[in-house]
RNA sequence: ACCCGACAAGAGCACACCCGUUGUGAGACGGGGCCGCAAAACCAGGAAUCUCAGACGAGCGAGACGGUCCGGUUGCCGAA
Numbered sequence: 001a002c003c004c005g006a007c008a009a010g011a012g013c014a015c016a017c018c019c020g021u022u023g024u025g026a027g028a029c030g031g032g033g034c035c036g037c038a039a040a041a042c043c044a045g046g047a048a049u050c051u052c053a054g055a056c057g058a059g060c061g062a063g064a065c066g067g068u069c070c071g072g073u074u075g076c077c078g079a080a
Base pairs, nucleotide, nucleotide: 004078005077012037013036017032018031019030020029021028022027035067041073042072043071045070046069047068049064050063051062052061
């Protein structure tokens, strides 16, 4: 240094849910927040999933998510 990841230390994040605002919607933002997380940090490339107002459905279109998986970049600590 890499790998690895503990009933270790310090810090960080924040699912469900609740309140408010916002969007047609999936959702987003703010506050609270116990599930949990060493990448649950960043990116948004591939896959998955979800949404698109009018009766219904679909899409190669437009979006959402990314705490589903893969990938890329960075990264705290240090027992075995």
A computed fold for an 80-nucleotide RNA from a Gemmatimonadota bacterium, annotated as c-di-GMP-I riboswitch aptamer. Its Rfam family is "c-di-GMP-I riboswitch aptamer". Its family is annotated with cyclic-di-GMP binding in the Gene Ontology. Rfam describes the family as follows. GEMM was predicted in a large-scale screen for bacterial structured RNA regulatory elements. Its mean pLDDT, the model's own confidence on a scale to 100, is 80. The source organism's lineage runs through Bacteria, Pseudomonadati and Gemmatimonadota.